A computed fold for a 349-nucleotide part of an RNA from a metagenome, annotated as small-subunit ribosomal RNA, central domain. It matches the Rfam family "Bacterial small subunit ribosomal RNA". The prediction has a mean pLDDT of 89.

Context: one part of a larger RNA
RNA sequence: CUGGGUGUAAAGGGAGCGUAGGCGGGACGGCAAGUCAGAUGUGAAAUACAUGGGCUCAACCCAUGGGCUGCAUUUGAAACUGCUGUUCUUGAGUGAAGUAGAGGUAAGCGGAAUUCCUGGUGUAGCGGUGAAAUGCGUAGAUAUCAGGAGGAACACCGGUGGCGAAGGCGGCUUACUGGGCUUUUACUGACGCUGAGGCUCGAAAGCGUGGGGAGCAAACAGGAUUAGAUACACUGGUAGUCCACGCUGUAAACGAUGAUUACUAGGUGUGGGGGGACUGACCCCUUCCGUGCCGCAGUUAACACAAUAAGUAAUCCACCUGGGGAGUACGGCCGCAAGGUUGAAACUC
Numbered sequence: 001c002u003g004g005g006u007g008u009a010a011a012g013g014g015a016g017c018g019u020a021g022g023c024g025g026g027a028c029g030g031c032a033a034g035u036c037a038g039a040u041g042u043g044a045a046a047u048a049c050a051u052g053g054g055c056u057c058a059a060c061c062c063a064u065g066g067g068c069u070g071c072a073u074u075u076g077a078a079a080c081u082g083c084u085g086u087u088c089u090u091g092a093g094u095g096a097a098g099u100a101g102a103g104g105u106a107a108g109c110g111g112a113a114u115u116c117c118u119g120g121u122g123u124a125g126c127g128g129u130g131a132a133a134u135g136c137g138u139a140g141a142u143a144u145c146a147g148g149a150g151g152a153a154c155a156c157c158g159g160u161g162g163c164g165a166a167g168g169c170g171g172c173u174u175a176c177u178g179g180g181c182u183u184u185u186a187c188u189g190a191c192g193c194u195g196a197g198g199c200u201c202g203a204a205a206g207c208g209u210g211g212g213g214a215g216c217a218a219a220c221a222g223g224a225u226u227a228g229a230u231a232c233a234c235u236g237g238u239a240g241u242c243c244a245c246g247c248u249g250u251a252a253a254c255g256a257u258g259a260u261u262a263c264u265a266g267g268u269g270u271g272g273g274g275g276g277a278c279u280g281a282c283c284c285c286u287u288c289c290g291u292g293c294c295g296c297a298g299u300u301a302a303c304a305c306a307a308u309a310a311g312u313a314a315u316c317c318a319c320c321u322g323g324g325g326a327g328u329a330c331g332g333c334c335g336c337a338a339g340g341u342u343g344a345a346a347c348u349c
Stems, first nucleotide, its partner, number of pairs: 004320003007303002012317001014201004021194003025088007033081002035077008049065006091191001092188003095184005103177007110154001115149007125136002162169002206247006215241002220236003258316006266294011298305002322349003331342004
């Protein structure tokens, strides 16, 4: 390379936008680059193949024949691909009318709870555990009442409910703002799909500068436990957790399942729309979009998947090729650093 694969055996990029490239809907006409057919030239000899012959056979040698899958020129065909012209509306998009939502950003506001401070009441314990101790408390704690401060998170509603490309998003109000879904035959007329590089976003932890700091809590300290206890459980407690700006760019970033399109039995929930029927918001019938469960065919090594496919097909991208060494070394690129990314070999089984 060919071939085979990627839910769990090795293997889907964390996600999106998009460049080059690859691939691409219906009709009619033209061209003839690809494609197909004919002709001419060339395709040396030897070799190889077939047939026949010569050395006693064979190897070897000789003759004849076909072929040499190719290239060039030329003549034609026009189904398919391509190029080009005209055209269409079903793919895609726009408009109009509706609609659901923790989608995003910013500002403001609210109540419950923890902690702290001040004052009142009140007296000897509180706290903690398997049991204790460290700790707190007669300088008045714990408990309880009133007032105040401050930070963080938003009980119930809340739901295999919703929204978002993913990460993720949950008190309330306002402003700005992105996307979706439904209905509609008003508009454009293939404007599409994918996407190497590239760019952007990207939980938590971590880093830089400046704030903030209630609770929680790596590190650390103490008291226990224990043979030991650099742990689990306890009492404290600093970074951090929070905010602003900048960096980092990784996760079991998971549905361990790339994106898009088409097709292929059903049943039953649930969220958002439309239509019909009905006295009727209900129920019922039907339809589109989402989200679950069960299940046939089919697939699968099995488990299972099964219209939200892991079924049947098509296009494009990414990735895999025995285990360890190793996601290591070296080099490159990126980063303030931590480190990230790209990514071997010897050796060994």